[in-house]
RNA sequence: UCGUUAUCAAGAAAGGAAGAGGGAUUAGACCCUAUGAGACCUUAGCAACCCUUUAGCUAUUAAAGAAGGUGCUACAUUCUAUUCGAUAGUAUCGAAAUAGAUAACCA
Numbered sequence: 001u002c003g004u005u006a007u008c009a010a011g012a013a014a015g016g017a018a019g020a021g022g023g024a025u026u027a028g029a030c031c032c033u034a035u036g037a038g039a040c041c042u043u044a045g046c047a048a049c050c051c052u053u054u055a056g057c058u059a060u061u062a063a064a065g066a067a068g069g070u071g072c073u074a075c076a077u078u079c080u081a082u083u084c085g086a087u088a089g090u091a092u093c094g095a096a097a098u099a100g101a102u103a104a105c106c107a
Stems, first nucleotide, its partner, number of pairs: 001107001003105006013043004021032003026081004044073003048070003051065005077099001082096006
């Protein structure tokens, strides 16, 4: 890297240096940004997964924790797009799929 499984409407900041775009791709919107974007470095925080503890042993369940491994810290995965259904009267809601992100595992 490929694949499998699970989750994704909650949560969580500053400084340094630097100087232009960014919010995954495609299309359409909408938003953030010189009152300093994205990426980088340092510290802090959050608690998604692994992990630790307790309860439980019917669930791979619930609660707590933050020493460790990843991760994350604007807007629902920013929203919509594909399919199906419902209600309505051309829009709203729900479910699923595709894609994406994260973790664990596998080759």